Overview: The part of an RNA shown here (small-subunit ribosomal RNA, 3' major domain) has 474 nucleotides and comes from a Minisyncoccota bacterium. Its Rfam family is "Bacterial small subunit ribosomal RNA". The RNAcentral record of the full RNA draws on ENA and SILVA. Lineage of the source: Bacteria > Bacillati > Minisyncoccota.
[in-house]
Context: one part of a larger RNA
RNA sequence: UGACGGGGGCCCGCACAAGCGGAGGAACAUGUGGUUUAAUUCGAUGAUACGCGAGGAACCUUACCUGGGCUUAAAUGAAUGAUGACGUACGGUGAAAGCUGUAUUUCUUCGGACAUUAUUCAAGGUGCUGCAUGGUUGUCGUCAGCUCGUGCCGUGAGGUGUCGGGUUAAGUCCCAUAACGAGCGCAACCCUUAUCGAUAGUUACCAUCAAGUAAUGUUGGGGACUCUAUUGAGACUGCCACCGUAAGGUGAGAGGAAGGAGGGGAUGACGUCAAAUCAGCACGGCCCUUAUGUCCAGGGCUACACACGUGUUACAAUGGACGGAACAAAGGGGAGCGACUAUGUGAAUAGGAGCCAAUCCCGAAACCCGUUCCCAGUCCGGAUCGAAGUCUGCAACUCGACUUCGUGAAGCUGGAUUCGCUAGUAAUCGCGCAUCAGCCAUGGCGCGGUGAAUACGUUCCCGGGCCUUGUACA
Repeated sequence: UGACGGGGGCCCGCACAAGCGGAGGAACAUGUGGUUUAAUUCGAUGAUACGCGAGGAACCUUACCUGGGCUUAAAUGAAUGAUGACGUACGGUGAAAGCUGUAUUUCUUCGGACAUUAUUCAAGGUGCUGCAUGGUUGUCGUCAGCUCGUGCCGUGAGGUGUCGGGUUAAGUCCCAUAACGAGCGCAACCCUUAUCGAUAGUUACCAUCAAGUAAUGUUGGGGACUCUAUUGAGACUGCCACCGUAAGGUGAGAGGAAGGAGGGGAUGACGUCAAAUCAGCACGGCCCUUAUGUCCAGGGCUACACACGUGUUACAAUGGACGGAACAAAGGGGAGCGACUAUGUGAAUAGGAGCCAAUCCCGAAACCCGUUCCCAGUCCGGAUCGAAGUCUGCAACUCGACUUCGUGAAGCUGGAUUCGCUAGUAAUCGCGCAUCAGCCAUGGCGCGGUGAAUACGUUCCCGGGCCUUGUACA
């Protein structure tokens, strides 16, 4: 100087407390461990691995296994030699890859060009090392810290500044001061959302006027409103009252759409964990070179006495079922979205308008109204299994999703323990997108609808910041 303390003081955080809803019990989905296997490819492992890399494992992917092939090889370039091929058509063999046969088959200014093949040289490697590395990332932590120049103090390591008194979300600001300044962080500048202008009105809108319809901004028209998208205004403790030297604090004070950082996002200091990644990519070294390279078929990554994590669905009446009737936002669409019509109980099929989209299409559910069930393993719950089908795709056996009929398991609110959340939040309800032929999506990322309870407080648990103290630790 740090680190540590079941030392002290001050302070903060869904850290506790106060509440709401979960997990831990059940079934299933998914990931992991273990076991099994020819192979169950590899990586990630307290917090910071485990619906993670994977934003799509039937083939492909694919790296694994079994078997069958190739050896300058899948691609590109150079040199030398040979050939006129390569390809196409038809064959043989084969699971395919490949191997092999027959037929056909270039241009030329004769220099060669082009292509194939042979040899040689450069290949290739998801092989090892993340403890050789770059780049990227997690975490402490959006915590308020981490440093420098000059000066001063100290023999020196170093200290001071950065401490103290207040204040703040903040090393934020004020006062004081052997310090005076400065940098990286904080804040602001950026995006979005909440209010109002100006400009612009098409594909959006429809108040006024007119036309028209069974009905509809449908049409003429309008530029008001909504909205769209560009540019501005607006919030600063600015004003008032009180407290305070000041910074600042308090107010169910005014005005205002918004009030004291208005809400949300992006943004992550010096560093820590030899943290993660050589399998995204790049790269040093090492290793393989008729194989650790590469092509192909089939299998595996989907196994299953078991253990754990993350989720979905439930155990019902604040509910289930049937019928009727409303209201979104954000996205996506050409090998696409597909209205509408017909057929089918249905998944869907057959036709097919419109739309390269503010124009056409994909579109809510909970909620509300009425009827029924009457507390039961049930009209709860839907696992599992049987049968028949639909769709995608060369191909659904291993191993796809969906539909219909039947079947109707566990489960009656879950031990110790444990997680999330402070407001348009939790809870609950549906919708969309990426990946994608299809899909094992209950995942991820977004969008809106309905919409709570509670916070006395900081003694305690966890993590963190500042000052101080002890130390046989560095």